[in-house]
Predicted 3D model of a 270-nucleotide part of an RNA (large-subunit ribosomal RNA, domain VI) from Astrosyne radiata. The coordinates come from a structure-prediction model, not an experiment, and the mean pLDDT is 87. Its Rfam family is "Bacterial large subunit ribosomal RNA". Rfam links the family to the GO terms ribosome and structural constituent of ribosome. The RNAcentral record of the full RNA draws on ENA and SILVA. The gene name in the source record is rnl.
Context: one part of a larger RNA
RNA sequence: CGUUAGAAUAUUGAGAGGAACUUUUUCUAGUACGAGAGGACCGAAAAGGAUGUACCAAUGGUGUACCAGUUAUUGUACCAACAGUAAACGCUGGGUAGCUAAGUAUGUAAUAGAUAACCACUGAAAGCAUCUAAGUGGGAAGCUAACCUCAAGAUUAGUAUUCUCAUCACAUAAAUAAUGUGAAUAAGGUCACGGUAAGACUAACCGUUAGAUAGGCAUUAAGUGUAAAUAUAGUAAUAUAUGAGCUGAGAUGUACUAACAGACCGAAGA
Numbered sequence: 001c002g003u004u005a006g007a008a009u010a011u012u013g014a015g016a017g018g019a020a021c022u023u024u025u026u027c028u029a030g031u032a033c034g035a036g037a038g039g040a041c042c043g044a045a046a047a048g049g050a051u052g053u054a055c056c057a058a059u060g061g062u063g064u065a066c067c068a069g070u071u072a073u074u075g076u077a078c079c080a081a082c083a084g085u086a087a088a089c090g091c092u093g094g095g096u097a098g099c100u101a102a103g104u105a106u107g108u109a110a111u112a113g114a115u116a117a118c119c120a121c122u123g124a125a126a127g128c129a130u131c132u133a134a135g136u137g138g139g140a141a142g143c144u145a146a147c148c149u150c151a152a153g154a155u156u157a158g159u160a161u162u163c164u165c166a167u168c169a170c171a172u173a174a175a176u177a178a179u180g181u182g183a184a185u186a187a188g189g190u191c192a193c194g195g196u197a198a199g200a201c202u203a204a205c206c207g208u209u210a211g212a213u214a215g216g217c218a219u220u221a222a223g224u225g226u227a228a229a230u231a232u233a234g235u236a237a238u239a240u241a242u243g244a245g246c247u248g249a250g251a252u253g254u255a256c257u258a259a260c261a262g263a264c265c266g267a268a269g270a
């Protein structure tokens, strides 16, 4: 921009894409078959392999938020306690959220139709024979559906429901009608502002005081592992007060801070 007024919500599905896998074992059954050796079809079930998708409750990984330990060195006058630097975490032990696999869950199923090779029935040409010439069946991981995703720019632009349609100025004019131009609006939308399990940007989604959207604050799941200082005990190392202190991307609560102030687009339907 179109979809023939303008919008919001929900949909149909022309069409497109994805997926499609496979092994072993058990039962049927040591049955059919076979002299024996051996050893099934059909059907039923279980366990895997590979691979797709989703997820993070558990198991782990990461985790330059975080906590602790520790070496060298520099500094805070000294002790103590801290801070900086050590190849962009000095090294080491852990680790929340998030992300993630090796983890968890689950799919690749059933079925129908038309067929391929092939197997057949009936059957002439050609008194026989023949699956084919007329006619009629069966038959594949393949094809068309079925399953999952997208999908009306499907210009053949679909469907349903709901919402909005009111006014002013000017020009033409005798005129209130009609036509044209402009303005401010409706339903609704955009910008703006606070953001997100959404994200390169855009987009999408949520919120904007009638509010828990983000930050802060309070409490807390959780992490680390018993802080500093002081007191007491001990000659002292150390122990106790102490699951302490610190952190807390998660959770709950709370308007303390900031979502203020606002602006714009948008109509009687070829």
Stems, first nucleotide, its partner, number of pairs: 001153001005164007015150004021049007033038001050108006059101004066094005071086006111145003118138004165269001167183006188265004192208005213258003216254005222247003230241004